[in-house]
Context: one part of a larger RNA
């Protein structure tokens, strides 16, 4: 390199955009760079194949014929690719109608419930745990009634449900605002697919700057525990968690399953949409499109399982992977305020 692979064995980038590359729908007609066949010039010797010769064979060498791998140039063909031209619509897009929906942003609102604060009622407890202690409480706690305050989260509805590229997204309102789905088939007319580099977005925890602080609660004290108990349990509790702006860029970032198109028995459920039917007008059966769940056949897999949401049958483009340990570290380059992240070896060992 050839070949073989990534769901659990090494292996899918954490997700989307996207230039360059790569591939790319249907039919005409011209060229003829790929590409096929001819002729021709090349293609040193030696090597290689075949026939013959010389060292007693033979290796070895010597002569003749061939070939070998390209390349040049000229003539042809014209199905594939490719290019130009002038099309078409089944792919992608747009348009009109119509629909779901915790999709984002920003502002404003509610009540439930904990804590605190103030005032009544009221007395010795409360409170924790397996059992206690530390705490709290006659300066009147728990408990109750009112009333204010201040954050933070939104109980029922809640679903294998819905959205979103993923992160993720839940109380209500409005206002801006992305994205899908379905019918209709009116309009463009291959505009598409997929990306190395780039570029956006990206839980949690930390980080700056400035606010907020109810609840929880790293570290921190103290009480139990125990042979210690730097833990598990209890009682405080400070960063933190909220906001705003600005970094970090990492996760079991998972479906541990790149992403597009195409095909390939079946069952039952849901969600959102057309159509047709039945009709008791509640709905319900049929179909069909989009999506989300289970079960299975064939086929695939070492099994496990996967099966029209494939891990099946295939085509394209990208990403990774090549014994364990060193080590996802050293070094060096990049990027961060920093913690860091990314890019990534080797000696040596088994």
């Nucleotide at each position: 390199u050839u070949g073989g692979g990534c769901g659990u064995a090494a292996a899918g980038c954490g997700u989307c955009c996207g230039c360059a590359g790569g591939c790319g729908g249907c039919a005409u007609g011209u060229u003829a760079a790929g590409u096929u066949g001819g002729a021709u010039a090349u293609u040193a010797a030696a090597u290689c194949a075949c026939g013959g010769g010389g060292c007693u064979c033979a290796a070895c060498u010597c002569c003749g014929u061939g070939g070998c791998u390209g390349u040049g140039u000229c003539c042809a063909a014209a199905a594939c690719u490719a290019a130009c031209a002038a099309g078409c619509u089944a792919g992608a897009g747009a348009c009109u109608u119509u629909c779901a929906g915790a999709g984002g942003u920003a502002u404003g609102u509610g009540g439930a419930a904990u804590u605190c604060u103030g005032u009544g009622u009221g007395u010795a407890g409360g409170g924790g745990u397996a059992a206690a202690a530390u705490c709290c409480g006659u300066u009147g706690a728990u408990a109750u009634a009112c009333a204010g305050a201040g954050g933070a989260a939104c109980a029922c509805c809640a679903a294998a449900a819905g959205c979103g590229a993923a992160g993720g997204c839940a109380g209500c309102a409005u206002a801006c605002u992305g994205g899908g789905a379905a019918a209709g088939u009116u309009c463009u007319g291959a505009c598409g697919c997929u990306c190395a580099g780039g570029g956006a977005c990206g839980a949690a925890a930390g980080c700056g700057u400035g606010g907020g602080g109810a609840g929880c609660g790293a570290a921190g004290a103290g009480g139990a525990u125990u042979a210690g108990a730097u833990a598990c349990c209890c009682u405080c509790g400070u960063a933190g968690u909220c906001c705003a702006c600005g970094c970090c860029g990492u996760a079991a970032a998972c479906g541990a399953u790149g992403g597009a198109u195409a095909c390939u028995c079946g069952g039952u459920g849901u969600u959102g949409g057309g159509a047709g039917g039945u009709c008791u007008u509640g709905a319900c059966c049929u179909c069909u499109c989009a999506g989300u769940g289970c079960c299975c056949a064939a086929g695939c897999u070492a099994a496990c399982g996967c099966a029209u949401u494939a891990a099946g049958u295939a085509u394209c483009c990208c990403g990774c992977c090549u014994g364990g340990g060193g080590a996802g570290u050293a070094c060096g380059g990049u990027c961060g305020c920093a913690a860091g992240a990314u890019u990534a070896a080797a000696a040596c060992u088994c």
This is a predicted structure of a 350-nucleotide part of an RNA (small-subunit ribosomal RNA, central domain) from a Candidatus Peregrinibacteria bacterium. Rfam family: Bacterial small subunit ribosomal RNA. Its family is annotated with ribosome and structural constituent of ribosome in the Gene Ontology. The coordinates come from a structure-prediction model, not an experiment, and the mean pLDDT is 88. It was read from a public genome assembly.